[in-house]
Context: one part of a larger RNA
Molecule: large-subunit ribosomal RNA, domain II
Organism: Flavobacteriales bacterium
């Protein structure tokens, strides 16, 4: 793991509440222990003792269709215009384990326990071998005598090495082991606070403990094992046949509450009403948003003038006083900002009334819910940094609970709502049409050269004689731009300055003035400073356009990411990029043909049922109709060794859930139909147990 059994909203009682339905009696409904009659079960008929119902109100005396508050005859509160009640089923709630299974704990008993371990008691046992050589005693020396010295004896020590034995330091191995703790190599102790046998000692909030919360029978921050016990668990897990209608919530407000729960909302099932609902259009309203404004207010604010106050300077013995490219109130003129500004102010939304459409609704009351972790896109915002697949409100679509086609793959994006079959069609639906892949190598016009690019998600500032199309504006056959040829001069090396300064370090200036076709007191190189090269400007020379500015498509650089690339691939240039405009195609579970199922309204009709329309995605979940099992009454006075149940195969039928015939097995039971009552349907709970 995989088979096969078993395994969860049940039961017993309830003098229990509520609702729904069905049935008896009704202003009344009912008996209960108990008793009596009679049976197979069990029926039946007596008990009126309760109980609920028919009147309420007040704390209560008490009143009473009222009552009570009150000084009230006011006002206001709960009341009055009847429908009970007893059974049966059923859904829902209580009170019990209360759908199953599951802790960690608590608590109890003169419970069991020291064969393991810790303390300690008694009595026993055990430590090769080597080493070191303390006191002490002896001899000699030595001293008045001691001390004190040497050599011997001697054998002391939680001394020393190191087996046995105890112990466990490092490493490896071992990790479903050889082993629920070992083995190997290695290491510490080994005469002591030493191992060690045997029988004893202390017991669970006790013990024992060279103190680790260790040990206390593989268990110890409180053993074990029976009982309280199905503890209790706002957590987790599991919860078993089928079909059909309809189908949510992840909100608000409170909660020692935030993963829970109560009320509300939103579903769904009964009854009541009966168009009350919704859209559209029109009339009337109400509001202070987006917007815009501000000499319309608060407030904030850049520039200038004007000008109280201040600073600075001048003055002056001092008081005046004068100046101010200083700082500034209020005012003035220009320019601008506010979510807590408002002189204004919309669109939309929102109430109201009336028509119109549409035949969906809308509100009451009353069962019985789930839900209260949402999230993801546009759009108005708040918060963050105008980050976030952030985070918190609003409005609105989607997933949630939604398959189908697109988007290469992809809950939410774009299309679109699956009721079943059909090798049947339409699509201006998205979105495609060379190949992979259904459908064009489609038609016109243009751009692009960068494989940009090959839907969208565009990577920017900047920067480029890329290219292409528009606007202004200059020049031009009285020759224009670009090329080439020639000239580019005098006064003068302008003048200061300077070592030097001549067109070209750098300052000055009526940068003047001659000759000129033209030629700056000089555009750049250059020179130590001249020199030399060139520009501006003129002619020739050619012969047709040429420049300058701004807009605008595509394309260029900028351009950098971690496994190997790529547009989903292959590839692709008058394109199979890009733009714009038509054409025909293709494309879905969308629309529709054709067949059939239902399930809700109409009509006809007692009904059966036939016709019309409209509908049938769906999780929690509510509602409804069924199916199978196993027993019990009844029935068929059914089947069955001429072969039941149950096994396995086929075949046929229902929408299913499942039923019916049959072959082979099996070898004694079963079953239809009408009711009934359930230990009543398994894939899952690390679900039991058994097999394999």
């Nucleotide at each position: 793991g995989c088979c096969u059994a078993c395994g969860a909203g049940u039961u017993u009682g309830c003098u229990c509440g509520u609702c729904a339905c069905u049935g008896g009696c009704a202003a009344g409904g009912u008996u209960a222990a108990g008793g009596g009659a009679u049976u197979a079960a069990g029926u039946c008929c007596c008990g009126c003792a309760g109980c609920c119902g028919a009147a309420g109100c007040g704390a209560a005396a008490g009143c009473a269709a009222g009552u009570c508050u009150u000084a009230a005859c006011a006002g206001g509160g709960c009341g009055u215009g009847u429908a009970g009640u007893c059974a049966g089923u059923g859904g829902c709630g209580g009170c019990a384990g209360a759908c199953g299974c599951g802790a960690a704990a608590c608590c109890u008993g003169a419970g069991u326990g020291a064969u393991c371990u810790a303390u300690u008691c008694a009595u026993g046992g055990c430590c090769a071998g080597g080493u070191u050589g303390a006191a002490g005693u002896u001899c000699c020396g030595g001293u008045a005598a001691c001390a004190c010295g040497g050599a011997a004896u001697g054998g002391a020590g939680g001394a020393c090495c190191g087996a046995a034995c105890u112990g466990g330091u490092a490493g490896a191995c071992g990790u479903u082991g050889a082993a629920a703790a070992g083995u190997c190599u290695u290491c510490g102790g080994a005469u002591g606070a030493g191992c060690u046998g045997u029988g004893a000692u202390u017991a669970g909030g006790g013990g024992u403990g060279a103190a680790a919360g260790g040990c206390u029978a593989a268990u110890c921050a409180a053993a074990c094992u029976g009982g309280g016990a199905g503890a209790u668990a706002g957590c987790u897990c599991g919860u078993a046949c089928u079909c059909u209608u309809c189908g949510a919530a992840a909100u608000g407000c409170a909660u020692u509450u935030a993963g829970g729960u109560g009320c509300a909302g939103c579903c769904u099932c009964g009854g009541a009403c009966g168009u009350a609902c919704a859209g559209u259009u029109a009339u009337g309203g109400a509001g202070g948003u987006a917007g815009a404004g501000c000499u319309a207010c608060u407030g904030a604010u850049c520039g200038g003038g004007c000008u109280a106050g201040g600073g600075g300077g001048c003055u002056u013995c001092a008081c005046c006083g004068c100046c101010u490219a200083c700082c500034a109130a209020a005012c003035c003129c220009g320019g601008a900002c506010a979510a807590a500004c408002u002189c204004c102010g919309a669109a939309u939304g929102c109430c109201a009334u009336a028509a119109c459409u549409c035949a969906a609704u809308a509100u009451c009351c009353g069962g019985g819910a789930g839900u209260g972790a949402g999230c993801g896109c546009a759009c108005g915002g708040g918060u963050g940094c105008u980050a976030a697949g952030g985070u918190c409100c609003g409005u609105g679509c989607g997933c949630g609970a939604a398959a189908g086609g697109g988007a290469a793959a992809u809950a939410a994006c774009c299309c679109a709502g699956a009721c079943c079959a059909u090798c049947g069609g339409c699509u201006a639906a998205a979105g495609g049409u060379c190949c992979c892949c259904a459908a064009g190598u489609g038609u016109g016009u243009g751009u692009u050269a960068a494989g940009u690019u090959g839907a969208a998600u565009c990577u920017a500032a900047c920067g480029a004689g890329g290219u292409c199309g528009g606007a202004u504006u200059g020049c031009a056959c009285u020759g224009a731009c670009a090329g080439c040829u020639a000239g580019g001069a005098u006064g003068u090396u302008g003048g200061c300055u300077u070592g030097g300064a001549a067109g070209c370090a750098g300052c000055c200036a009526u940068u003047c003035a001659u000759u000129u076709a033209a030629a700056g007191a000089g555009u750049g190189c250059g020179u130590a400073a001249c020199a030399g090269c060139u520009c501006a400007c003129u002619a020739g020379u050619c012969g047709a356009g040429c420049g300058a500015u701004c807009c605008g498509g595509c394309a260029u650089g900028g351009a950098u990411a971690a496994u190997g690339a790529u547009c989903g691939g292959g590839c692709a240039u008058c394109a199979a990029a890009c733009a714009c405009a038509c054409c025909a195609c293709c494309g879905a579970a969308g629309c529709u043909g054709u067949g059939g199922a239902c399930u809700g309204c109409g009509u006809a009709g007692c009904a059966a049922u036939a016709c019309g329309c409209a509908g049938u995605g769906g999780u929690a979940g509510a509602a409804g109709a069924g199916c199978a099992u196993u027993c019990c009454g009844g029935u068929c006075u059914g089947c069955g060794u001429a072969g039941a149940a149950g096994g396995u195969g086929u075949a046929g039928u229902g929408u299913g859930a499942g039923c019916u015939a049959u072959g082979c097995u099996g070898g004694a039971g079963c079953g239809u139909c009408c009711g009934g009552a359930a230990a009543a349907g398994a894939a899952a709970a690390u679900g039991u147990a058994g097999g394999c």